Model confidence (mean pLDDT): 85 of 100. This is a predicted structure of a 1390-nucleotide RNA (small-subunit ribosomal RNA) from an uncultured prokaryote.

RNA sequence: AGAGUUUGAUCCUGGCUCAGAUUGAACGCUGGCGGUAGGCCUAACACAUGCAAGUCGAGCGAGAACGCGCCUUCGGGUGUUAUUAGAGCGGCGGACGGGGGAGUAACGCGUGGGAAUCUACCCCAGUAGCGGGGGAUAACUUGUGGAAACGCAAGCUAAUACCGCAUACGCCCUAAGGGGGAAACUAGGGGAUCUUCGGACCUUACACUAUUGGAUGAGCCCGCGUUGGAUUAGCUAGUUGGUGAGGUAAAGGCUCACCAAGGCUACGAUCGGUAGCUGGUCUGAGAGGAUGGCCAGCCACACUGGGACUGAGACACGGCGCAGACUCCUACGGGAGGCAGCAGUGGGCAAUAUUGGACAAUGGGCGCAAGCCUGAUCCAGCCAUACCGCGUGUGUGAAGAAGGCUCUAGGGUUGUAAAGCACUUUAAGUUGGGAGGAAAGGGUGAUAGUUAAUAUCCACUAUCGAUGACGGUAGCCGUAGAAGAAGCCCCGGCUAACUCCGUGCCAACAGCCGCGGUAAUACGGAGGGUGCGAGCGUUAAUCGGAAUUACUGGGCGUAAAGAGCGCGUAGGCGGAUGAUUAAGUCUCAUGUGAAAGCCCUGGGCUCAACCUGGGAACUGCGAUGGAUACUGGCCAGCUAGAGUACGGUAGAGGGAAGUGGAAUUCCGGGUGUAGCGGUGAAAUGCGUAGAUAUCCGGAGGAACAUCAGUGGCGAAGGCGGCCAACUGGACGAGUACUGACGCUGAGGUACGAAAGCGUGGGGAGCAAACAGGAUUAGAUACCCUGGUAGUCCACGCCCUAAACUAUGCGAACUGGAUGUUGGGCACACUUAGGUGCUCGGUGACGAAGCUAACGCAUUAAGUAUCCCGCCUGGGGAGUACGGUCGCAAGGCUGAAACUCAAAGGAAUUGACGGGGGCCCGCACAAGCGGUGGAGUAUGUGGUUUAAUUCGAAGCAACGCGCAGAACCUUACCAGCCCUUGACAUGGGGAGCAUGGGCCGGAGAGGCGGGAGUGCCUUCGGGAAUCGGAAGACAGGUGCUGCAUGGCUGUCGUCAGCUCGUGUCGUGAGAUGUUGGGUUAAGUCCCGCAACGAGCGCAACCCUCGCCUUCAGUUGCCAGCAUUAAGUUGGGCACUCUGAAGGAACUGCCGGUGAUAAGCCGGAGGAAGGUGGGGAUGACGUCAAGUCCUCAUGGCCCUUAUGGGCUGGGCUACACACGUGCUACAAUGGCAGUGACAAUGGGCAGCGAGACCGCGAGGUUUAGCAAAUCCCCAAAAACUGUCUCAGUUCGGAUUGUACUCUGCAACUCGAGUGCAUGAAGUUGGAAUCGCUAGUAAUCGUGGAUCAGCUUGCCACGGUGAAUACGUUCCCGGGCCUUGUACACACCGCCC
Repeated sequence: AGAGUUUGAUCCUGGCUCAGAUUGAACGCUGGCGGUAGGCCUAACACAUGCAAGUCGAGCGAGAACGCGCCUUCGGGUGUUAUUAGAGCGGCGGACGGGGGAGUAACGCGUGGGAAUCUACCCCAGUAGCGGGGGAUAACUUGUGGAAACGCAAGCUAAUACCGCAUACGCCCUAAGGGGGAAACUAGGGGAUCUUCGGACCUUACACUAUUGGAUGAGCCCGCGUUGGAUUAGCUAGUUGGUGAGGUAAAGGCUCACCAAGGCUACGAUCGGUAGCUGGUCUGAGAGGAUGGCCAGCCACACUGGGACUGAGACACGGCGCAGACUCCUACGGGAGGCAGCAGUGGGCAAUAUUGGACAAUGGGCGCAAGCCUGAUCCAGCCAUACCGCGUGUGUGAAGAAGGCUCUAGGGUUGUAAAGCACUUUAAGUUGGGAGGAAAGGGUGAUAGUUAAUAUCCACUAUCGAUGACGGUAGCCGUAGAAGAAGCCCCGGCUAACUCCGUGCCAACAGCCGCGGUAAUACGGAGGGUGCGAGCGUUAAUCGGAAUUACUGGGCGUAAAGAGCGCGUAGGCGGAUGAUUAAGUCUCAUGUGAAAGCCCUGGGCUCAACCUGGGAACUGCGAUGGAUACUGGCCAGCUAGAGUACGGUAGAGGGAAGUGGAAUUCCGGGUGUAGCGGUGAAAUGCGUAGAUAUCCGGAGGAACAUCAGUGGCGAAGGCGGCCAACUGGACGAGUACUGACGCUGAGGUACGAAAGCGUGGGGAGCAAACAGGAUUAGAUACCCUGGUAGUCCACGCCCUAAACUAUGCGAACUGGAUGUUGGGCACACUUAGGUGCUCGGUGACGAAGCUAACGCAUUAAGUAUCCCGCCUGGGGAGUACGGUCGCAAGGCUGAAACUCAAAGGAAUUGACGGGGGCCCGCACAAGCGGUGGAGUAUGUGGUUUAAUUCGAAGCAACGCGCAGAACCUUACCAGCCCUUGACAUGGGGAGCAUGGGCCGGAGAGGCGGGAGUGCCUUCGGGAAUCGGAAGACAGGUGCUGCAUGGCUGUCGUCAGCUCGUGUCGUGAGAUGUUGGGUUAAGUCCCGCAACGAGCGCAACCCUCGCCUUCAGUUGCCAGCAUUAAGUUGGGCACUCUGAAGGAACUGCCGGUGAUAAGCCGGAGGAAGGUGGGGAUGACGUCAAGUCCUCAUGGCCCUUAUGGGCUGGGCUACACACGUGCUACAAUGGCAGUGACAAUGGGCAGCGAGACCGCGAGGUUUAGCAAAUCCCCAAAAACUGUCUCAGUUCGGAUUGUACUCUGCAACUCGAGUGCAUGAAGUUGGAAUCGCUAGUAAUCGUGGAUCAGCUUGCCACGGUGAAUACGUUCCCGGGCCUUGUACACACCGCCC
């Protein structure tokens, strides 16, 4: 000192949360020792039992017993016990000490002052006394009442008890003459004198009386300080004051009588909530905030509430009386009690100790003293409650042991850790010895004082012997042995510390963010690690961080926040000069600020905590001396602020009165006829009873076009025809006057749009509500036709608005340039206007500066200042309750519970928009042909099934994986079988391997018998094969394509996607890539804070089109020869084949464009502007598809989810969809004739020809591993016929007879002949393809394949139509704009 969390990312605002310190703590786990502290925070709840206040015989009278001794008549007596116990009278104490904090917001406390007081004992100083009498009464005795507590009556007696008398310096009262009031003795000692022999007397000590002063303690008064609520605003009759009296120790309405009518309050009275206050304690850099346990000071309290008595002192914790509640005793008549003393009990609570020891020390009461009493106190016990200290070993030790964990299988880690070896012994245990806390008092002696005194008493000194609860003390010497002594939390980020297994949005975790849905460093366990350590975590609480209440030290245009706007009271603030004062302010010295504590510095416990000496500090308050700049007070004068007068200017400023024209509507009349009106289109509505239109006249209400303007006026709301009168304010210029008269403004008060309310008018138009018509799925809306309140006027209320410049008022200062409005001055000149300066207003830019940014910027959101208002996370909520205002509607004031971790501002990049601009694509349009209807083929869904294996799912699944399921394939089902396995590696063994036959079986497999001894060799061996056993392992088309690789689809062959450096921005980011043109293209050109570069585009590659060269066999044939035939000779010109080249580049011309890029037209050319086609697919998107091609992590199965076999299924069938084929016919069917292709394929093959069969095909076998032979026949074409019909169309379906392939065509193949002859007559909504050798149409070939095609791939033949154009639909690209979206519109949200 900060960090996490709002977003895709950013900056800001803002809340929530964390890291720190602390505690009278509690809880969980754990626990060795010692020291020092602390220990009912809750029920001021109730208390059993014991103890906590007594003492004095030196004040007084009386006075036992047990025991012991003696005597005895044996009944007892007597001495001692005994200065006794116990009780009484009397004195002092009990008001201290100890406790807890209920009450109290108060002179209670703190601090500083004051005057009208008292003060026992102890203490200090002084004065004067202590003479002489008297009468009672407890105890005791006797009698008596009562259960008890406790009395009653009679009698006896004493005092330091009580009462007089005497005395009275001082004292008290007083009318100033005078009057009043005291006492107590006791003890010790004693020379002289006296004696009633007791003493008097003297003296000492302690008491006693009166009185003065001090000290101490206490009472009273005052200034200042001391919690929050205004949703408590008024309170008060002894109340405020006076006079007199009473009362008190004392001032005083403290109390009373009378008189007056005061007193307190916005600087918060009164009321209600909470609370003992302080020194201090905790925290904090401080200022502050929180707190008041222990210790210390004060206060108040003692079961609850009143009350007084005694006393120096109480209205009294362990006193009294009364009332109340509660408890106990009782003979029912009455009595007793008060732990908030120490222990202890019950109860309450998360929670807090022993019914201990001692008066040894310190202190207190009484006493002359010894001494007695003392739960004050000193000690001990319990508790890790806190703080402090110590220990649980130290060194060495690599085979880096074993074990654990992990692993890429090598290793790594636990880890020098352990073991082992060598040492040490603190503390605990044990043995012995052992301080200090103890000195007074007491005894003896000496000295000094008192005294007549060597008594006594006191002081000091020497000496003697006592006194310890703690205590088995602290500390010390010895002794044995590593011996008995480590845990707790955490390990996703914040925050130091990581892996495996289990679990599978389950169980759980969590302070915040958040983890967990099969690979969890976040759950649980383990290994390892981090932190702290006799503790560690959690919970609760306070401060801090939080500048998040901001005095130090915040804000208010848009984040929460400027009151709607003026006037103005209190208050706050205030121009300039001189004099004075010294309140604020500053300064010197002073009193006080208790001690303890904190801080500094010494000392004592081995250290520390702790204890102790000294200092500083206590920031405060009081009295006093000084200074006088500033602020304040007072006095005097000033004119720059403010104001007044004179003379001007502009204006929708205001209230009231009058008046004008246009328009709408209505009424009357005229003309006139069928519609008008209204809308996107209509309808409701009006109109033949005459509308609309048009003309004339009239009525009435409301509003004032043009001018008109980021023009004017006003405090704001607001103000607009014209005229006159009344009236407020502003501004400019200049002179005179007043002399700070000013600014702001809590409360208060005036004004305050629209709507609304009350009363009475008015009512043309418009128009909530309402009615009707439309629209719509609905339409309580938008549109239309009507229409009432209202809008208007007068008077009275309401008091709110995005009442906004979302920007309070005043005054000052701080670069510019520009428009407009109202004045003034100067200059020039011309009459039209200009230029400059200046004051007031109002706009749009913009520098510095400010701002989170946007933006503001002399009209500040800049710089500094005065005063007021307001804010403190979002929601709940401007709600509830209360108060107040209002006729009401409602306004003003204005919470909490609960809940969330955000809510929000500005800007950025995307995506999106039924936003905009530009552009493209068979995207639409223009065309041609289809699909959707029928039958059928095929795929899919669904259903069915033992199984109908699995995958693919909008485009981008559905003739897709499958380029071909009868068995096989095959993954599915049923049944029968196998278990190291059908297959691989390694180890061991055998001689074989291999082929054929028999038995039974559906087959796999099984059983037994026979044949057979092989191959290569460098002669060592090697390869291959096979049976059995065990164990490593094999195997899996089992799961996860959301764990993956690879491959693929798609946007899209769309023109995009990025980087480096620089620059701009706080930043995300921007720029470049935007702009002007152009292109098929981010293609190219120009411009530009950008300059370059990469992946894409294009080109390079293949193919088709033209030409050339080379090469001519199996190809070709112009000319020559030849044949049935390019068959052969010959030739290579042509075709063709296949190799290499050429050719096209906007190169040329014209136009256009910016002189560019390019575009348009033309020439030439086989081909012209990318010539046609193909291959080629940027960054990325869709968790797209595939674990069933392959590969692969993890999981799962292992006599089965593996393997073999037979049969079945994938071919099912009410249906639905996709993709095809064939058709519905005449552009055709059928029959006939007969010409022209190309690509391909062929040896388990293609198969000519010939023969047989109606045919599918069969028999036979020539040729060909193919530019040679074969498949191979091309089909559309042409001719004839049919003549519009379910047909000579169409061919499904079915019957029957066959053919071919194949172990095998039943489920389930293809084909042929004959027969049969279904639906279908051009297909609803909707929808698909195609822009030229394309669509359409026609046939041909191939892959797969034993066989099987309408599918797929490929080939050629014939060969069109149309494109105006880019408004619309779909998809895409670029720029821009809005956004509350970012999983991104299939969003978000109510």